[in-house]
RNA sequence: CACUCAUCAAGAGAGGCGGAGGGUAAAGGGCCCGAUGAAACCCGGCAACCAUUGGAUUUGGUUCCAAACGGUGCUAAUUCCCUCCAGUAUGCUGGAAGAUGAGUA
Numbered sequence: 001c002a003c004u005c006a007u008c009a010a011g012a013g014a015g016g017c018g019g020a021g022g023g024u025a026a027a028g029g030g031c032c033c034g035a036u037g038a039a040a041c042c043c044g045g046c047a048a049c050c051a052u053u054g055g056a057u058u059u060g061g062u063u064c065c066a067a068a069c070g071g072u073g074c075u076a077a078u079u080c081c082c083u084c085c086a087g088u089a090u091g092c093u094g095g096a097a098g099a100u101g102a103g104u105a
Stems, first nucleotide, its partner, number of pairs: 002104007013043001015042002021033003027083004044075003049071002052067005079097001084095005
């Protein structure tokens, strides 16, 4: 990088450090966040995809519940919103795209 599957309206500090930027990976538009302190980093936290442990359950790790020491991930706003395609009751719905996880080659 390619493919497959699942999820994406919930949740997460008035800490340290740092200093001006930041909000998808590129681009455009919008709208926001930011010296009452952005990004990055550290700590903390959230969640529970994988692994693990316990309980229940099943033909079967089959399904469910709980825990949260491990591997990721996440920690303003729906994936902040629009941009492409289809439908349409014109506001929305679905898809694509993107993100994350697990798997395959």